[in-house]
Context: one part of a larger RNA
RNA sequence: CGAUACUGAAGGAACUCGGCAAAAUGCACCUGUAACUUCGGGAGAAGGGUGACCUUGCAGAAGGCAACUUUUGUAAGGUGGCACAGAGCAGGGGGUAGCGACUGUUUAUCAAAAACACAGGGCUCUGCAAAGUCUAUAAGACGAUGUAUAGGGUCUGACGCCUGCCCAGUGCCGGAAGGUUAAUAGGAGGUGUGCAAGCACUGAAUUGAAGCCCCGGUGAACGGCGGCCGUAACUAUGACGGUCCUAAGGUAGCGAAAUUCCUUGUCGGGUAAGUUCCGACCCGCACGAAUGGCGUAACGACUUCCCCGCUGUCUCCAGUAUCGACUCA
Numbered sequence: 001c002g003a004u005a006c007u008g009a010a011g012g013a014a015c016u017c018g019g020c021a022a023a024a025u026g027c028a029c030c031u032g033u034a035a036c037u038u039c040g041g042g043a044g045a046a047g048g049g050u051g052a053c054c055u056u057g058c059a060g061a062a063g064g065c066a067a068c069u070u071u072u073g074u075a076a077g078g079u080g081g082c083a084c085a086g087a088g089c090a091g092g093g094g095g096u097a098g099c100g101a102c103u104g105u106u107u108a109u110c111a112a113a114a115a116c117a118c119a120g121g122g123c124u125c126u127g128c129a130a131a132g133u134c135u136a137u138a139a140g141a142c143g144a145u146g147u148a149u150a151g152g153g154u155c156u157g158a159c160g161c162c163u164g165c166c167c168a169g170u171g172c173c174g175g176a177a178g179g180u181u182a183a184u185a186g187g188a189g190g191u192g193u194g195c196a197a198g199c200a201c202u203g204a205a206u207u208g209a210a211g212c213c214c215c216g217g218u219g220a221a222c223g224g225c226g227g228c229c230g231u232a233a234c235u236a237u238g239a240c241g242g243u244c245c246u247a248a249g250g251u252a253g254c255g256a257a258a259u260u261c262c263u264u265g266u267c268g269g270g271u272a273a274g275u276u277c278c279g280a281c282c283c284g285c286a287c288g289a290a291u292g293g294c295g296u297a298a299c300g301a302c303u304u305c306c307c308c309g310c311u312g313u314c315u316c317c318a319g320u321a322u323c324g325a326c327u328c329a
Stems, first nucleotide, its partner, number of pairs: 001324008010315002014313001019310001027051005036041001038158001052079012080084001092308004097303002099300002104116002120156007132142003159295004164225003169222002171218005178213003185206001189202005226244005253287001254284001265281005
């Protein structure tokens, strides 16, 4: 000097990205227990008390023929100690917010999460030799010894309140009048050769499916959801008006947010002091409705902030034990 344990005056998070680590809490019984809530919870909420031993009373149990003995619980009184769940084992607690409903699952070996899954919801395909899947795309098999309350695909993700407008583009579904469209069918006409018959070649019109064009539908399909100018009797603002463009111009709800650049926005709260946090405002650079929107009790080795308790995290380090390091043999 290091490792591992242990102790510490006064202070008590001043440490630090952050209470990381440590300390503290810890058992049983009695008591008591808030907001909120899906009425189940929250809850071991929080908080308070008792616990050793002796004596006596009361009640019970076991044994014994009985006297009685042993023992358990409880009440009162008392005794001793620094300390009575005396060692060991053995929850720290509370509040606010975000995300995800929940129990689960995951990067074997740097990520356990807000990611995945989930019950629930929707759309869509499939009538059975089902759709779909595996297979030189063959037999065969799964689907399924199932049959639309079933099976496949896809999105969302408990629950509550809801889920607005746009079908112009792309996709999907439906339609079949017309246009276009291959082989095929067709064969006017033409060319070569030949005396000719013929042989060979070329070839217009016409015929001709799906598809595409076309006509409709469809957003819990892929997706999208404006600009400029003016206007009220202070000012400011603009319910109102004008105009351009569009398929339609963002509804409800939320909003400096896991989204806000400017930004430590502004105001309020908490602190003596707060780029974080909580509550508001709305000027949303660039929220927004199953790529779901907004809430939400319970839950979380998740993330943020605050408080109580607690402490060598720190002010500021010191000491003890063991093992190393170091010196000598």
Large-subunit ribosomal RNA, domain IV from a Pseudomonadota bacterium, 329 nucleotides, folded computationally. The RNAcentral record of the full RNA draws on ENA. Lineage of the source: Bacteria > Pseudomonadati > Pseudomonadota. Its mean pLDDT, the model's own confidence on a scale to 100, is 86.